This is a predicted structure of a 340-nucleotide RNA (Bacterial RNase P class A) from a marine eukaryotic metagenome. The coordinates come from a structure-prediction model, not an experiment, and the mean pLDDT is 75.
RNA sequence: UCAGUUGGAUGGUUGCUCACAUUUAUGUGAGAGGAAAGUCCGGACUCUAUAGGACAAAGUGCCUCUUGAUGAGGGAGGACUCUGUAAAGAGAUGGAAAGUGCCGCAGAAAACAAACCGCCUAUUAAUAGGUAAGGGUGAAAAGGUGGUGUAAGAGACCACCAGUCUUUCUAGUAAUAGAUUGAGCUUGGUAAACCCCACUUUGAGCAAGAUCAAGUAGCUUUGUGUAGUCCUAACACUUAAGAGCGGGUAGAUUGCAAGUUAGUCUAAUUGUGAGAUUAGACCUAGAUAAAUAACCAUCAUUCAUUAUUGAAUACAGAAUUCGGCUUAUAGAUUGACCUA
Numbered sequence: 001u002c003a004g005u006u007g008g009a010u011g012g013u014u015g016c017u018c019a020c021a022u023u024u025a026u027g028u029g030a031g032a033g034g035a036a037a038g039u040c041c042g043g044a045c046u047c048u049a050u051a052g053g054a055c056a057a058a059g060u061g062c063c064u065c066u067u068g069a070u071g072a073g074g075g076a077g078g079a080c081u082c083u084g085u086a087a088a089g090a091g092a093u094g095g096a097a098a099g100u101g102c103c104g105c106a107g108a109a110a111a112c113a114a115a116c117c118g119c120c121u122a123u124u125a126a127u128a129g130g131u132a133a134g135g136g137u138g139a140a141a142a143g144g145u146g147g148u149g150u151a152a153g154a155g156a157c158c159a160c161c162a163g164u165c166u167u168u169c170u171a172g173u174a175a176u177a178g179a180u181u182g183a184g185c186u187u188g189g190u191a192a193a194c195c196c197c198a199c200u201u202u203g204a205g206c207a208a209g210a211u212c213a214a215g216u217a218g219c220u221u222u223g224u225g226u227a228g229u230c231c232u233a234a235c236a237c238u239u240a241a242g243a244g245c246g247g248g249u250a251g252a253u254u255g256c257a258a259g260u261u262a263g264u265c266u267a268a269u270u271g272u273g274a275g276a277u278u279a280g281a282c283c284u285a286g287a288u289a290a291a292u293a294a295c296c297a298u299c300a301u302u303c304a305u306u307a308u309u310g311a312a313u314a315c316a317g318a319a320u321u322c323g324g325c326u327u328a329u330a331g332a333u334u335g336a337c338c339u340a
Stems, first nucleotide, its partner, number of pairs: 001336006008299007016031006033315001037326002040324005045205003050233006056202006062078005079093001080091004094196002099194002101190003116135002118131005143161006162186002164183002168179004209254004218245005223237004259283001263282008300313005
């Protein structure tokens, strides 16, 4: 520096919830996490269902794989850029030559961008013309070094470099890297600014839903609905349904815990790896205003003390369920690598 494990233990007494057995009051077994938190994302599942097109909104943005789900803001391996002596770490990584905007102050001028000082020519001077090599301002000022040339200069021209575009070859699945051909082409920055390009998505949520019970009081309006809006098609319903006003009732069961079409553990094979395949074993809360606990003793760990002894022992608690992300975390412990 990176990757893990654990995060109190044992015994006794009393108590609570669920399941099973027994036959009525007993026995056996199980009972809150690595984040249960945040509600930032994505699914599974549920709901009178569907398809196509247009517009709007949101998201993603290097390559190749992987996972229950289309694979993202997950994971793995690589490429490129930056940081570090290094092990490693960070990356909101497409396009600035389609367009628009912004870059304060300083400076002559900040992108269709330039003449303040300076140099050269004409002129007694004032002044006029040429110039962008030298100086100044700035984060950044029309590529760099050396020459030719010129009134003085300048890629104006030449040689060698740098950048950009381009030809061909090699390695790689690819991103890309290395070499190479040609061209004076020299073409600031910024897109977590608007925008362009490519791809994807779009409702509500277990208080979703389903069933039973109880209960009364209806009225108005419209063809209504198919979950971003609009259009078209197709379909469902018409004693219904949508919208609005008003009144009555309100309890119980289920959803609800065994998943393989996302459970856990072990082993083998395979893969650089994340993972995949096969076989075997195990059963691990289900409450409903909310159970999963309290007390005692001994030990363990940490700190202080000469010792005895004393004090402390992290963050924190399920509510349909799962995979991530983010945040909090006393202490103990394992492995690999780098440097001195």
It matches the Rfam family "Bacterial RNase P class A". Rfam describes the family as follows. Ribonuclease P (RNase P) is a ubiquitous endoribonuclease, found in archaea, bacteria and eukarya as well as chloroplasts and mitochondria. Rfam classes the family as a ribozyme.